[in-house]
């Protein structure tokens, strides 16, 4: 120097000038509201709304059936489909990376197009063997070693055997299942012995096992206050009807639902932002992450603000010069994705570039 | 802001329990009948199944991600 892996952090800075939206003060003013001060105003993703939780209603949120999620093992947590850690399996030459990873043998069912002789359970097309017929044909019996076809074809190799062969035997190997013995909380490993047992795939097909889930959402919900017409219509009333749940029970309520119609500002305040919060140290813990302890934080809002321009530095990029050289000097140009709308943890996915920490291999020079 | 639901030839819509080459109908184009058009007749052409990944021998269909579209949700009495 190049070529990568891994983790983490910025998203320009100040200064002028003109401007948006809120709060707080002070003055004028009956009041709307105008002036002037003084302090605030996006993000790592605020996004998609894909999960999982606070909060609020439905009385509790109960039982049961259906439905839906996850799915390798412990652990973290408020919880999760997040995150850490290990364990299996695949990738790379390494750092390292990636896995929807339970069960298809011992609950069952389905499906494997086309080509093949045959597609899950046994058969047999050509071949090879044998036997019989007067026949290079024929039939009847044997075989599963060869061919061929397919994504996939009933273990592999070699040896014995055999009319031909075939776990038919027999030896290493692969797999599987049993038993035993060690290690680990576990997943799961490591040895050793039986047993010819060789048993296809597909569960992001239905299903089974094991946990987890009650509906709805801030247009939740409470409060205030302006305005109007319901003596409309239809259902059905205690064996009924509601309590937005899909059903059913059990619980509560009792004139309630639906539709049509009327008002009206789509009013005003609360719900509303400091909360499972950053950050630092100390201590438990391989980590993720708990616990103390100090410090830091002011957007809250209506379809809805956070801007734009000029100078200065700083950063990258393309000319052009000086210069051995890191480098400086001039001129130009760039800076993304994108924008809170009850609040968090997380996953995704979108981004112009830049920075710094380990780490891998290859090269070259000392 | 909150639910829901769709995407398949130029347009309408089909495609079974995942099957071999995604099929019709209008519209396009040829060609034939006609003095000429239309109508009719025969022929052709036209698809990244929005798009990207996976499961699987095999995906329009299942599964994940992403894009774009439609729909309905105010109080008050």
């Nucleotide at each position: 120097a190049g070529a990568g892996a891994a983790g983490g952090c910025c998203a320009g800075a100040c200064g002028g000038u003109c401007g948006c939206c809120g709060g707080c003060c002070g003055c004028g003013u009956c009041g709307a509201u105008g002036c002037g001060g003084c302090g605030g105003g996006a993000g790592g993703a605020a996004a998609g709304u894909c999960c999982g939780g606070g909060c609020u209603c439905c009385g509790c949120a109960g039982g049961g059936c259906a439905g839906g999620g996850u799915g390798c093992u412990g652990g973290g947590u408020a919880a999760c489909a997040c995150c850490c850690a290990g364990g299996g399996g695949g990738g790379g030459g390494a750092a390292c990376c990636c896995c929807a990873c339970g069960g298809a043998c011992c609950a069952g069912u389905g499906c494997c197009a086309c080509a093949g002789a045959a597609a899950a359970c046994a058969g047999a097309c050509c071949g090879c063997c044998g036997c019989u017929c007067g026949a290079c044909g024929a039939g009847c019996g044997g075989u599963a070693a060869g061919g061929g076809u397919g994504a996939a074809a009933c273990g592999g190799u070699g040896a014995g055997g055999u009319a031909a062969g075939a776990g038919c035997u027999c030896a290493c190997c692969a797999g599987c299942g049993g038993c035993g013995c060690g290690g680990g909380u576990g997943a799961c490993c490591g040895c050793g012995c039986c047993g010819g047992c060789u048993c296809g795939g597909u569960a992001a097909a239905c299903c089974c096992c094991a946990c987890c889930c009650g509906g709805a959402g801030c247009a939740a919900g409470g409060c205030c206050g302006a305005a109007u017409a319901g003596a409309a219509g239809c259902g059905c009333a205690a064996c009924g009807a509601g309590g937005u749940g899909g059903c059913c029970c059990g619980c509560c309520u009792c004139g309630c639902g639906c539709u049509c119609g009327g008002g009206u500002c789509a009013g005003g305040c609360c719900g509303c932002u400091g909360g499972a919060g950053g950050c630092g140290c100390c201590g438990g813990g391989c980590a993720a992450u708990c616990g103390g302890c100090g410090u830091c934080c002011u957007a809250g809002a209506g379809a809805a603000a956070u801007g734009a321009c000029c100078g200065u530095c700083a950063u990258c990029c393309c000319g052009g010069g000086c210069c051995a050289g890191u480098g400086c000097c001039c001129g130009g140009g760039g800076g993304a994705c994108a924008g809170a709308a009850c609040c968090c943890g997380g996953c995704u996915u979108a981004c112009c570039g830049g920075c710094c920490u380990u780490c891998u291999c290859u090269g070259g020079c000392g | 802001g909150g639910g829901g639901c769709g995407g398949u030839a130029g347009u309408u819509c089909a495609a079974u329990c995942g099957g071999u080459u995604a099929g019709a109908g209008c519209a396009c184009c040829g060609g034939c009948c006609u003095g000429u058009c239309a109508c009719g007749c025969c022929g052709g052409a036209a698809g990244u199944u929005g798009c990207g990944g996976g499961u699987u021998c095999g995906a329009g269909u299942c599964c994940c991600g992403u894009c774009c579209g439609c729909c309905c949700c105010g109080c008050c009495a």

Model confidence (mean pLDDT): 77 of 100. This is a predicted complex of two RNAs, RNase P RNA and transfer RNA, with 443 nucleotides together. It holds a member of the Rfam family "Bacterial RNase P class A". It is annotated as a ribozyme.